This is a predicted structure of an 82-nucleotide RNA (c-di-GMP-I-GGC riboswitch aptamer) from a Candidatus Rokuibacteriota bacterium.
Its mean pLDDT, the model's own confidence on a scale to 100, is 87.
[in-house]
RNA sequence: UCCGACAACGGCAAACCAGUCGCGAGGCUGGGACGCAAAGCCACGGGUCAGGGAAUACCCCCUGACAGCCGGGCUACCGAAG
Numbered sequence: 001u002c003c004g005a006c007a008a009c010g011g012c013a014a015a016c017c018a019g020u021c022g023c024g025a026g027g028c029u030g031g032g033a034c035g036c037a038a039a040g041c042c043a044c045g046g047g048u049c050a051g052g053g054a055a056u057a058c059c060c061c062c063u064g065a066c067a068g069c070c071g072g073g074c075u076a077c078c079g080a081a082g
Base pairs, nucleotide, nucleotide: 002082003079004078011036012035016031017030018029019028020027021026034068040074041073042072044071045070046069047066048065049064050063051062052061053060
C1' cells in the first nucleotide's frame, strides 16, 4: 500500500412517525434502526426523480433533487489473517 476480522475505540442512520421549509422531487431537526468499512465530502459520466419548455410517437432542451443506484475524484479512524 492492497485488504477488511462475529477485533477494539467509536461513527453514520433506511422505512416509519412528529415538527418545519419547498410548487415538487426532496432538505433540515427530533424520535427510530433496515443496513453501512467510507452510508465522510464533490453532481464529473451514466441513471432515477421533480418542475417547466418544446413536441405530441419516441426523442430533445432548461432548472433542480438524489452521494444509502452504479462508476469516477478528494480525504480519513483502527489493525487480525493474507